[in-house]
RNA sequence: GCCAGUGUGGCGCAACGGCAGCGCAACUGAUUUGUAAUCAGUAGGUUGUAGGUUCGAAUCCUAUCACUGGCUCCA
Numbered sequence: 001g002c003c004a005g006u007g008u009g010g011c012g013c014a015a016c017g018g019c020a021g022c023g024c025a026a027c028u029g030a031u032u033u034g035u036a037a038u039c040a041g042u043a044g045g046u047u048g049u050a051g052g053u054u055c056g057a058a059u060c061c062u063a064u065c066a067c068u069g070g071c072u073c074c075a
Base pairs, nucleotide, nucleotide: 001071002070003069004068005067006066007065010024011023012022013021018055026042027041028040029039030038048064049063050062051061052060
């Protein structure tokens, strides 16, 4: 330099173009003499960034950034 993949709450992952969810963690309450466990609930995201297509985009297209893998190694 070329090609491919990945990027979504604090962490790990889902989501046929049609309300962004699950688990863990956190917080509150119940239970307990107390802690853990258990049960009930709450909060947390403008889906890496910038544009485009569309009535509608995490999803499709373009550019770009970061990371991972493969190929190349000329001058």

Notes
The RNA shown here (transfer RNA) has 75 nucleotides and comes from a Bacillota bacterium. The RNAcentral record of the sequence draws on ENA.